[in-house]
The RNA shown here (transfer RNA) has 73 nucleotides and comes from Absidia glauca. It matches the Rfam family "tRNA". Rfam classes the family as a transfer RNA.
RNA sequence: GCCACCUUAGCUCAGUUGGCAGAGCGUUCGCCUUGUAAGCGAAAGGCCAAUGGUUCGAUUCCGUUAGGUGGCA
Repeated sequence: GCCACCUUAGCUCAGUUGGCAGAGCGUUCGCCUUGUAAGCGAAAGGCCAAUGGUUCGAUUCCGUUAGGUGGCA
């Protein structure tokens, strides 16, 4: 330098061939227990990397930028 892939909750990751954004772990609260752990229930937490375009409507499609991973030279 070229190519491909990834970027979503505090962490690890799903998701949708465009129509209300999810799980596990973690955190907080409650129940249970003599108490702790475990178990059960609930809640909070996201401008879906940034920007522009297409569209009635974009996390999803297209362009550019940034960061990361891998391959080739």

The sequence is in RNAcentral, with records from ENA and Rfam. Lineage of the source: Eukaryota > Mucoromycota > Mucoromycotina > Mucorales > Absidia.